Context: one part of a larger RNA
RNA sequence: AGCAUAGGGCGAAUGCCUUGGCACCAAGAGCCGAUGAAGGACGGGAUAAGCACCGAUAUGCUUCGGGGAGUCGCAAAUAGACUAAGAUCCGGAGAUUUCCGAAUGGGGGAACCCGCUUAAGAAGACCUUAAGCAUCAUACACUGAAUCCAUAGGUGUAUGAAGGAAGACCAGGGGAACUGAAACAUCUAAGUACCCUGAGGAAGAGAAAGAAAAAUUCGAUUUCCUAAGUAGCGGCGAGCGAACGGGAAAGAGCCCAAACCAGAUUUAUCUGGGGUUAAGGACAGAACAAAGGAUAUAUGGUUAGUAGAGGAAGAAAGCUGGAAAGCUUCACCAAAGAAGGUGAUAGUCCUGUACUCGAAACUAAACAUAUACAGGUUCUGAAUCCAGAGUACCACGGGACACGUGAAAUCCUGUGGGAAGUCGGGAGGCCCACCUCCCAAGGCUAAAUACUCCUUGGUGACCGAUAGUGAAGUAGUACCGUGAGGGAAAGGUGAAAAGAACCCCGGGAGGGGAGUGAAAUAGAACCUGAAACCCUAUGCUU
Numbered sequence: 001a002g003c004a005u006a007g008g009g010c011g012a013a014u015g016c017c018u019u020g021g022c023a024c025c026a027a028g029a030g031c032c033g034a035u036g037a038a039g040g041a042c043g044g045g046a047u048a049a050g051c052a053c054c055g056a057u058a059u060g061c062u063u064c065g066g067g068g069a070g071u072c073g074c075a076a077a078u079a080g081a082c083u084a085a086g087a088u089c090c091g092g093a094g095a096u097u098u099c100c101g102a103a104u105g106g107g108g109g110a111a112c113c114c115g116c117u118u119a120a121g122a123a124g125a126c127c128u129u130a131a132g133c134a135u136c137a138u139a140c141a142c143u144g145a146a147u148c149c150a151u152a153g154g155u156g157u158a159u160g161a162a163g164g165a166a167g168a169c170c171a172g173g174g175g176a177a178c179u180g181a182a183a184c185a186u187c188u189a190a191g192u193a194c195c196c197u198g199a200g201g202a203a204g205a206g207a208a209a210g211a212a213a214a215a216u217u218c219g220a221u222u223u224c225c226u227a228a229g230u231a232g233c234g235g236c237g238a239g240c241g242a243a244c245g246g247g248a249a250a251g252a253g254c255c256c257a258a259a260c261c262a263g264a265u266u267u268a269u270c271u272g273g274g275g276u277u278a279a280g281g282a283c284a285g286a287a288c289a290a291a292g293g294a295u296a297u298a299u300g301g302u303u304a305g306u307a308g309a310g311g312a313a314g315a316a317a318g319c320u321g322g323a324a325a326g327c328u329u330c331a332c333c334a335a336a337g338a339a340g341g342u343g344a345u346a347g348u349c350c351u352g353u354a355c356u357c358g359a360a361a362c363u364a365a366a367c368a369u370a371u372a373c374a375g376g377u378u379c380u381g382a383a384u385c386c387a388g389a390g391u392a393c394c395a396c397g398g399g400a401c402a403c404g405u406g407a408a409a410u411c412c413u414g415u416g417g418g419a420a421g422u423c424g425g426g427a428g429g430c431c432c433a434c435c436u437c438c439c440a441a442g443g444c445u446a447a448a449u450a451c452u453c454c455u456u457g458g459u460g461a462c463c464g465a466u467a468g469u470g471a472a473g474u475a476g477u478a479c480c481g482u483g484a485g486g487g488a489a490a491g492g493u494g495a496a497a498a499g500a501a502c503c504c505c506g507g508g509a510g511g512g513g514a515g516u517g518a519a520a521u522a523g524a525a526c527c528u529g530a531a532a533c534c535c536u537a538u539g540c541u542u
Stems, first nucleotide, its partner, number of pairs: 001541009015527001016492002020463002022460007029452002031164002039100003042055003046078002050074002052059001061094006070082003105114003115133007135161009169200001170198005180187001184235001210218002222249005232240002253444003256388001260273006278422001280386003283381006293373001295372006302365005308357003314330001316329004331348002333337001339351003393417008403429001424439005479486002499526001502513004
């Protein structure tokens, strides 16, 4: 030095565990903010660095309920306090809530600096305290230039806005490229990613100038299944890709403009009535009347939520064991044999579970009542009047439609042209005729649908510490970076600290006894403790 055996060290795999995650289901909630948000800075504890909680009333204050014996957070300890005159704790409603931050008196290098007005403090100056003082929009009032009337402008008052978020969902305005086409240019990717604006709990769409096609059809919109990878579109390449119809979910319809009438004034407008559809209304005349609202407020009870309460049956015996819930034997409950915990595996030990009950206060929903508000129907007549104009439509240039200009309808519109007006107009995929359907150029509209930062409950042929969130510990922390940004590692003594008094060696670290414990090769570098690697002892070989 090698090999073998045995015993150790180092090391952390593996096994077991789970406080944490992941995915989904059901219900709720779907916003917060000038009454100062989201997010922070700085403070607050007897000792107090971090987290959590709170704000100079600072580890908390008040009140109304719940609850019933201990309490002063994670987090030990000492000191000192509180508590049956009901604390701590849980829930409802309040109070307080420094400074920064939209930040809003002015400034500013966020958490700082500097003011003005009014009032109070014995008060004209200094000081303290309190309230107010930004901008923009809209409305109203008062003023008011050049410039006569006016207008611009100014001042005041009232109301509103701003900013944040959930990396989600929605609508609108902009809008790529990689890629595919086996290259590439039309095309595709894709109206995707991304940027901006705006809104809501959903949004958008929506009550036919519709869809159809021979039926005298259907009857707003939305979503799903189907039709169907069909009809089509397409360097007819790659690819793109409907609709009608059928079946479901849900269902709900309404209001203006105008004609005409009245009033007002600023004389061409406003306000009120009227009226709203395919053949209607105004106009003239006549007749009838119940049912209902998707609006607001108040009250009422109901249901539900935000704390909770009751809740059966072995403190069974024996055995093993450190420990019984295990085994043996005998009982009991069950509308409860879900689950978790307890010194091993517990229906009957604890928390619970089935079932039942519960709110002073606040919240929500539907309902009822009251009040207010809004809202009708039918017939006859026919002369006149009304029924959404730079609109429809056309040409050119584009875009959207599954549809790439095509025979290209339909929808939108940049430029130019430009109707009819109920004896009217639009559509039925160029166009024309017949026929059929409908009434544009104004507006509102719940539900069925999409999503999940969040709350409650639940589930898992999801993970189990190199996994599962980046994060099971003070994690978006430590650390890195000027910055945008990047971004960790790190779980397990034991049933219980019973966490090793005392003695010995040592400066200590560490160790040896003693003691605890079932176990200390469970001793805090702590469950199990593989391998690499190191050491010791013995044997063999060199």